Notes: The part of an RNA shown here (large-subunit ribosomal RNA, half B) has 1191 nucleotides and comes from a Candidatus Woesearchaeota archaeon. It matches the Rfam family "Archaeal large subunit ribosomal RNA". Clan: LSU clan. The source organism's lineage runs through Archaea, Nanobdellati and Candidatus Woesearchaeota. The sequence was found in a public genome assembly.
[in-house]
Context: one part of a larger RNA
RNA sequence: UCCAAUUAAGGGAAUUCGGCAAAUUGGCCCUGUAACUUCGGGAUAAGGGGUCCCUGCGUUUGUAUCUGUAUAGAUGCGUUCGCAGGGUUCAAAGAUCAAGGCGGUCCGACUGUUUAACAAAAACUUAACUAACCGCUAGCCCGCAAGGGUGCGUACGGUUGGUGACGUCUGCCCAGUGCCAGUAAUUCAAACUCCGGUUCAAUGGAGCUAAGAUCUGGUAAACGGCGGGGGUAACUAUAACUCUCUUAAGGUAGCUAAAUGCCUUGCCGUUUGAAUGACGGCCUGCAUGAAUGGCGUAACGAGAUCGCCGCUGUCCCUAGUUGGAUGCCUCCGAACACUUUUUUCAGGUGCAAAGACCUGAGAUUUCCAGUGGGAAGUGAAGACCCCGUGAAACUUUACUGUAGCUUGUUGUUGUGAUGUGACUUGUGUUGUGCAGUGUAGGUGGUAGUUGUUAAAGCGAGAGUCGCUAGGUUUUCGUGUAGACGUCAAUGAAACACCACCCUUCAUAAAUCAUUUCGCUUACUAAGAUUUGUUUCUUAGGACAUCGGCAGGUGGACAGUUUGGCUGGGGUGGCACACCGCUGAAAGGAUAUCAGCGGUGCCCAAUGGUUGGCUCAACCCGGUCAGAAAUCGGGUGAAGAGUGCAAGUGCAAAAGCCAGCCUGAUUGGACCUCUAACAGAACGAGUUCCAAACAAGAAAUUGUGGACUAGCGAACCUCUAUGUCCUCCUUGAUGGGGGCUAGAGAUGACCGAAAAGUUACUCCGGGGAUAACAGAGUUGUCGCGCCCAAGAGCUCAUAUCGACGGCGCGGCUUGCUACAUCGAUGUCGGCUCUUCCUAUCCUGGUUGUGCAGAAGCAGCCAAGGGUGGGGGUGUUCACCCAUUAAAAGGAAUCGUGAGCUGGGUUCAGUACGCUGUGAGGCAGUAUGUUUAAUAUCUACUGGAAAUGUUUGUUAUCUGAGAGGAAGGACCAUCCAGUACGAGAGGAACGAUGGAUCGGCGCCUCUGGUCUACCAGUUAUCCGACAGGGUAAGCUGGGCAGCUACGCGCCAAGGGAUAAGAGCUGAAAGCAUCUAAGCUCGAAGCCUACCUCAAAAAGAGAUAGCAUUGACUCGAAUAAAAGAUUCGUUUGAUGGGACAGGUGUGUAAGAUUCAAGGUUCGCCGAGAAUUUCAGCACGCUGUUUCCAAUCGU
Repeated sequence: UCCAAUUAAGGGAAUUCGGCAAAUUGGCCCUGUAACUUCGGGAUAAGGGGUCCCUGCGUUUGUAUCUGUAUAGAUGCGUUCGCAGGGUUCAAAGAUCAAGGCGGUCCGACUGUUUAACAAAAACUUAACUAACCGCUAGCCCGCAAGGGUGCGUACGGUUGGUGACGUCUGCCCAGUGCCAGUAAUUCAAACUCCGGUUCAAUGGAGCUAAGAUCUGGUAAACGGCGGGGGUAACUAUAACUCUCUUAAGGUAGCUAAAUGCCUUGCCGUUUGAAUGACGGCCUGCAUGAAUGGCGUAACGAGAUCGCCGCUGUCCCUAGUUGGAUGCCUCCGAACACUUUUUUCAGGUGCAAAGACCUGAGAUUUCCAGUGGGAAGUGAAGACCCCGUGAAACUUUACUGUAGCUUGUUGUUGUGAUGUGACUUGUGUUGUGCAGUGUAGGUGGUAGUUGUUAAAGCGAGAGUCGCUAGGUUUUCGUGUAGACGUCAAUGAAACACCACCCUUCAUAAAUCAUUUCGCUUACUAAGAUUUGUUUCUUAGGACAUCGGCAGGUGGACAGUUUGGCUGGGGUGGCACACCGCUGAAAGGAUAUCAGCGGUGCCCAAUGGUUGGCUCAACCCGGUCAGAAAUCGGGUGAAGAGUGCAAGUGCAAAAGCCAGCCUGAUUGGACCUCUAACAGAACGAGUUCCAAACAAGAAAUUGUGGACUAGCGAACCUCUAUGUCCUCCUUGAUGGGGGCUAGAGAUGACCGAAAAGUUACUCCGGGGAUAACAGAGUUGUCGCGCCCAAGAGCUCAUAUCGACGGCGCGGCUUGCUACAUCGAUGUCGGCUCUUCCUAUCCUGGUUGUGCAGAAGCAGCCAAGGGUGGGGGUGUUCACCCAUUAAAAGGAAUCGUGAGCUGGGUUCAGUACGCUGUGAGGCAGUAUGUUUAAUAUCUACUGGAAAUGUUUGUUAUCUGAGAGGAAGGACCAUCCAGUACGAGAGGAACGAUGGAUCGGCGCCUCUGGUCUACCAGUUAUCCGACAGGGUAAGCUGGGCAGCUACGCGCCAAGGGAUAAGAGCUGAAAGCAUCUAAGCUCGAAGCCUACCUCAAAAAGAGAUAGCAUUGACUCGAAUAAAAGAUUCGUUUGAUGGGACAGGUGUGUAAGAUUCAAGGUUCGCCGAGAAUUUCAGCACGCUGUUUCCAAUCGU
């Protein structure tokens, strides 16, 4: 010193973030208990009293024995409750065990649960309320499936979400996003159907069309949301009222500076001496608000917060004691590690914070115990920050996908009916341009076809078509042997007949699709049954299930992405592709988030050529006509114009006007810039050749705009051109590919297809780059100086001082990014020390708008001092009461290997705001692990060795070092004096106090006192006596140690500062100064105290020539060493005895004692013996024992 205990006078939370810790309380009996309340509680509320021993009486009851009385009584041993009397102590639950209490507020109703090892909570859960899904082959969940769970349960059930007891309530909004429902129309995949593709095909198109979407509604205890401006009342203020914009609706009830309020320590009140706190109000709510529940609320809480009482070492202000650790002695005894090192201080330097460099100082060597200033100490390739074409986790309306769900289709998949539709075939039917006898579908063949099996014609009826002319089919009757065609006419084309086909319609059949309704045999479920993989029954049923294909949905899941520059990063911006000028330093090149500006076009004329013309401005003249209109004349190198920024250019033009044109064309080759001096694309441009052109008489000019900006790879797609090349065996066709030239865009502009969060994080790096601290700088900050407008009645300078100017400091805040990211621990407080002065006080002194007193402003001065509280984490600031004063700074914003951990700044959680969300917030709130045995150095102490020219013992000197050893205050006298009209009111000097600080001490006072004495509890040993254990508790207490106690802590001398002076020139005066001299401060040197011959300049004096050391006994000493004393010629220690001191009257004996009694005695306790007994770290006496003998 630490750990664990223990005790403290007086004060009593002044401590501190905070009563943390500790202390208080504590059991049982009796009594007595408030607000509030859900009537259960609250409640052990709070607050009081009792508690031991002995004797006796009564009472309850067990058991054993006895009693002729027996549900009783007696006796013995026990037991419960009560009463009375007696008695002791400081204290009777005497130890152990064992709630401090009360009040206000927030949150959560409660009991419960949670981050094993930093968060126990306000978080989770909960009963209760509510919404959604689900009728059982259910819904939900697990699984690829088989299968399984809920559940062998069935809506009073199960699952999922939200709120969170109870009371009272739960407002408005369906525009957005979800969810649910509907749906005429639109859109819409595969399959299917049809068409194109010379066949086939690749492939293209159309149709049909489910879900979904569009669309229409509903739904907020779904996700969520719930305005602005102006005016108005007879004081003012405010606005019941009103106007206007606007929304899906514009926040209702309630509540509020709140766990939510920035400003903010809001305002008022209560609480306090003082309140950034708490409580009660207010409402101007940055940004309250109603099951993301609002507001209340008894009880409960190791929750958060404030106050009061009690209590205390938390503190004032520390001290003592005990045990253990450390330490010391003895014994045993590693490993890791180390290795540039001979490991000081100050200043400087240096990559800007050095033991090692420079300069100066210091330093003889070694050991021991401590303390923690330094080694930007150890620990861990910084967790903050940035970077990485790093990772992971999470989110979503990021990108791309996938399960799942859903819809269509197809297979498993059969059968019947019905309606509808499509298509094919058969039968039948329809077909009118003009001309033509006429209603000529097309093409072809052909000269015949048909008719008594009744033709043509006629009549009647029916069906059908129709262009209104009529055609056609059919039935009946009549009629009887022809009728039609070829030919002729007309016409593009002539149905006698046959074949094939088109068109309209009807019908039949087959096929397909679909609606509705059936069937049972596939298939499914349940139940029976079987040797069986069987069979049956019931219910469903070609649906469902399952498989394929296709559409929708799809953070449930997966893989990824989520630019760059950057005075850190982010936010902002684009300095990311280009152009002009400046910067740019007279070749070229040249940076910045440097400055000033532009581009991402425009133009078929604003282009080419030929010809012509001359602008702006001013002057003169001229109708309306003016300063400016148009006209004439003149001057006019450019002061105009140029499509567009600037620069460079440009006058018979590059400007303006007109004519004719398309050279704004095609092919090719160098070159220049892009890109300084290597390479390099796109792009832009200059020149030349060839072709064909234009203008011009021609020379010539012309490959867009006077020049410098106006732009874009690969892949992919499209377009154009062609006796072109090539592939699909050949031919043809079609298709694909290629060659050439264009178009479509990447502006992050030499060009990925791409959103976020991380405080749950991780890895690799960076001091290439931020936050702390340092360094540099000093705008800002602080402090001065100069000038002097003005204020100060007058008067710049007693005091204040504008507008300006010049500095200093390196405390504020910035800037820079130099050191540190293989880590220099970050705010404030506590503790402790040194330094600075720009001085707050104290000292000296000057001026004053200084009478005195009190001030104001300067100068010198850093010796000393600069305090206590309230709220707040605060530094700061504010406040209270004091004070001589309550100064400012520095030391890595001194100080975490010294403490704390309230704040900030990890992981949990809540509120407000924000975000779709994950999440976020220099917003708030609550909670949250602070490592270590010290190697070197340094410092504080303690020892040893060597040196100092023989050694040793004493006594000194004092170079040097340290100290503040004192500081300030109050009162009295001076003196009610000086001064002053008064009111007021000093000083020099002297005396006495108290306070802060320092040193020492323990007589007193107080504390402690586990040496000691006494009382007493529980228990054990013990007949008693006497002891052990809980350092049991309690009361005292010597020595010692201590403070809260006591003592002491002058003056003087010397040299000076500011300043005051003497004499005195330079400068015949004046002048404190130049020579000279005198004063002058708490400051400096002394004085005073302490250390100090290792002071290498190592000292002096005296004595001695053997002393000294070890061993031994000890203490006036002490961690170990050391020091001091003693050692038989001895009182050094122990013992004994005496004194003194502490405690408080021992044991034993005798007597008394409330009562009881079997008369033997029992009995707490008292008195006497007895100031006893016991004890002693003290003092003394005494050689009984040990300091013998020795080295």